[in-house]
């Protein structure tokens, strides 16, 4: 120079109306204790503008990663 990507501790869907899901944590339920299993619960859009009545979603500009 070009394309692809950043979402929660990790993994990982979403794509204009406030974000699933697994696993890890946490509280209880179960058990003689524990593992399993069940139930509840916390917690994330890389940054800085722009368009919108509303942006994780569209645009641009920078910052990281990967491939060429």
């Nucleotide at each position: 120079g070009c394309g692809a990507g950043a979402u929660a501790g990790c993994a990982a869907a979403g794509u204009g109306g406030u974000a699933a899901u697994g696993c890890a944590g946490c509280g209880g339920a179960u058990u003689g204790c524990a593992a399993a299993u069940c139930c509840g619960u916390g917690g994330a859009c890389g940054c800085c503008g722009g368009u919108u009545c509303g942006a994780u979603u569209c645009c641009g500009a920078c910052u990281c990663u990967c491939g060429c």